[in-house]
This is a predicted structure of a 73-nucleotide RNA (transfer RNA) from a Candidatus Woesebacteria bacterium. It matches the Rfam family "tRNA". Rfam classes the family as a transfer RNA. Its mean pLDDT, the model's own confidence on a scale to 100, is 81. The sequence was found in a public genome assembly. NCBI's taxonomy places the organism under Bacteria, Bacteria candidate phyla, Candidatus Woeseibacteriota.
RNA sequence: GGGAUCGUAGCUCAGCGGUAGAGCAGCACUCUUAUAAAGUGAAGGUUCGGUGGUUCGAAUCCACCCGGUCCCA
Numbered sequence: 001g002g003g004a005u006c007g008u009a010g011c012u013c014a015g016c017g018g019u020a021g022a023g024c025a026g027c028a029c030u031c032u033u034a035u036a037a038a039g040u041g042a043a044g045g046u047u048c049g050g051u052g053g054u055u056c057g058a059a060u061c062c063a064c065c066c067g068g069u070c071c072c073a
Stems, first nucleotide, its partner, number of pairs: 001072007010024004018056001027041004049065005
């Protein structure tokens, strides 16, 4: 330098045009003499890496840029 792939909650990941979710962690409560385990609930994303574009509507499609991983040179 060229190519592929990934970037979404603290962590691991779903969601592939109709306005964002799960598990774990953390928090509160129940249970227990306490703790753990188990159960219940609430919260957690100023703009889904960034900037533009397409669209009535974009995490999703397109372009460029940034970052990670891998391959080629």